[in-house]
The RNA shown here (Bacterial RNase P class A) has 376 nucleotides and comes from uncultured Nocardioides sp. RNAcentral holds the sequence, with entries from MGnify. Model confidence (mean pLDDT): 77 of 100. The source organism's lineage runs through Bacteria, Actinomycetes, Propionibacteriales, Nocardioidaceae and Nocardioides. Its Rfam family is "Bacterial RNase P class A". For this family Rfam cites "Identification and characterization of small RNAs in Yersinia pestis" (Beauregard et al., RNA Biol, 2013). Rfam's curators write: Ribonuclease P (RNase P) is a ubiquitous endoribonuclease, found in archaea, bacteria and eukarya as well as chloroplasts and mitochondria. Rfam classes the family as a ribozyme.
RNA sequence: GGGCGACCGCGUCGGGGCCGCUUCCAGGCAACUGGGAGUGCUUCGCCGAGGAAGGUCCGGGCUCCACAAGGCGAGGUGGUGGGCAACACCCACCCGGGGCAACCCGCGGGAAAGUGCCACAGAAAACAAACCGCCUCGCCCCGAGAGAUCGGGGCAGGGUAAGGGUGAAACGGUGGUGUAAGAGACCACCAGCGUUCCGGGUGACCGGAGCGGCUAGGCAAACCCCACCUGGAGCAAGAUCAAACAGCGCAUGUUUGAGGGCGGCCCGCCUGAGUGCGCGGGUAGAUCGCUGGAGGACACCGGCAACGGUGUUCGUAGAUGGAUGGUCGCCACCCGGACUCCCGUGAGGGACCCGGGCACAGAACCCGGCCUACAU
Numbered sequence: 001g002g003g004c005g006a007c008c009g010c011g012u013c014g015g016g017g018c019c020g021c022u023u024c025c026a027g028g029c030a031a032c033u034g035g036g037a038g039u040g041c042u043u044c045g046c047c048g049a050g051g052a053a054g055g056u057c058c059g060g061g062c063u064c065c066a067c068a069a070g071g072c073g074a075g076g077u078g079g080u081g082g083g084c085a086a087c088a089c090c091c092a093c094c095c096g097g098g099g100c101a102a103c104c105c106g107c108g109g110g111a112a113a114g115u116g117c118c119a120c121a122g123a124a125a126a127c128a129a130a131c132c133g134c135c136u137c138g139c140c141c142c143g144a145g146a147g148a149u150c151g152g153g154g155c156a157g158g159g160u161a162a163g164g165g166u167g168a169a170a171c172g173g174u175g176g177u178g179u180a181a182g183a184g185a186c187c188a189c190c191a192g193c194g195u196u197c198c199g200g201g202u203g204a205c206c207g208g209a210g211c212g213g214c215u216a217g218g219c220a221a222a223c224c225c226c227a228c229c230u231g232g233a234g235c236a237a238g239a240u241c242a243a244a245c246a247g248c249g250c251a252u253g254u255u256u257g258a259g260g261g262c263g264g265c266c267c268g269c270c271u272g273a274g275u276g277c278g279c280g281g282g283u284a285g286a287u288c289g290c291u292g293g294a295g296g297a298c299a300c301c302g303g304c305a306a307c308g309g310u311g312u313u314c315g316u317a318g319a320u321g322g323a324u325g326g327u328c329g330c331c332a333c334c335c336g337g338a339c340u341c342c343c344g345u346g347a348g349g350g351a352c353c354c355g356g357g358c359a360c361a362g363a364a365c366c367c368g369g370c371c372u373a374c375a376u
Base pairs, nucleotide, nucleotide: 001374002331003330004329005328006327007326008325010048011047013045014044015043016042017041018040020039021038022037023036024035025034026033027032050360054371055370057369058368059367060366061365062234063233064232065231074230075229076228077227078226079093080092081091082090083089094108095106096105097104098103109225110224114223115222116219117218118217131164132163133160134159135158136157138155139154140153141152142151143150144149172190173189174188175187176186177185191215193212194211195210196209197208198207199206200205238288239287240286241285247279248278249277250276251275252274259271260270261269262268263267295314296313297312298311299310300309301308302307333357334356335355336354337353340351341350342349343348
């Protein structure tokens, strides 16, 4: 997250008309009269979707149900400080990674409590391990030599984590001592870890000094441990009003005639077994909940900021067979084209004209976020 206008259409609300229809109240013997409420048609007027109304992923308000405290379990959150009604959101900062920088990214408690896992490759994937290599002992073979012995090869045993190779990852780095060859085995420096103290910061953390053992692989979106948070269901929540039928109960009535029909009524005539109330059911249906709220705008003040405070001011979507739409005109924006005109040395730009385009999508109790969609 286009603007203005016209016509037609739809919905809420308000007014008028049809002395419409239904119903209630008052008066009257009655016909009827007056008033109220609802509703139908018609007419006039006001207003009538969004930045996401969407996904329903978080957090709240509101409503009902449940609930002593506490514990177990389950789920969630996870650097620190702040904001907020609250949050998994927002702001600022810290740490780590990237970048020359501006800045960007992080599913960012604990792997030194324990268990588990680490594909393929590789000898070995974690209280280590020997494939090649290196060193050494034994045996055998070949060659040289007068011999002692030396050189080469093979097999088996032992030592070795320096070197090679594998891998995303291989048990600190460099130099030295040492050794048969090697190794923090030992030493110096460096990196990193733990710990004590000092200084800075609200804090995460940062800086410095000392000591220690020589080194500690990764995964917790595996179990687990630590800290904190969490009752459940949802507006079809929930509240109020309240039919009809079957059936049941009570009352009344069947020739001592209920009720109904006709004539305005009294009254009369006709008819002849039901009728009334309650339960049925707080069901169907209707109404409320329903939109003014953690609200928007502006100004000032506080704060780095998120945000907060004060003042002024603004204000009509509330459907439920579910309204908010359609057709045009003008303007704005974008794209394409061409005559003419203007500017410019020029590439080009502008004016006028013609044609085309203009998305994603639509409230349904209400807010705060996040995420997703989208012409321009």